[in-house]
RNA sequence: CCGCGGAAUUCGGGAGACUUCGGCCAGAGCCGGGGCCGAAGGAGCAACCGCCCCGGUAAACUCUCAGGCAGCAGGACCGGUUCCGCAUG
Numbered sequence: 001c002c003g004c005g006g007a008a009u010u011c012g013g014g015a016g017a018c019u020u021c022g023g024c025c026a027g028a029g030c031c032g033g034g035g036c037c038g039a040a041g042g043a044g045c046a047a048c049c050g051c052c053c054c055g056g057u058a059a060a061c062u063c064u065c066a067g068g069c070a071g072c073a074g075g076a077c078c079g080g081u082u083c084c085g086c087a088u089g
Stems, first nucleotide, its partner, number of pairs: 001089001003086006010080004018034001020033005035069003041065001042063003048056003
């Protein structure tokens, strides 16, 4: 220096869904009703495997508990930076 893995910081990109109805109201704010979204988190399942009555086990799939539905924030994931480890030359 290259490759693989991990962690953290920082930087960049990053979707979806009512600025709905009523009341209060300066108000996209608060309270209540209904509707909706999936990419924080969470939960569930197949093939397969096993000690085979049962259990293990995945997601960007499914659910929508949580979260979200102007903007801000958040945001799976991707790229970059830094650090650590491993192996090789």
A computed fold for an 89-nucleotide RNA from Paracoccus jeotgali, annotated as Glycine riboswitch aptamer.
RNAcentral holds the sequence, with entries from Rfam.
Its mean pLDDT, the model's own confidence on a scale to 100, is 78.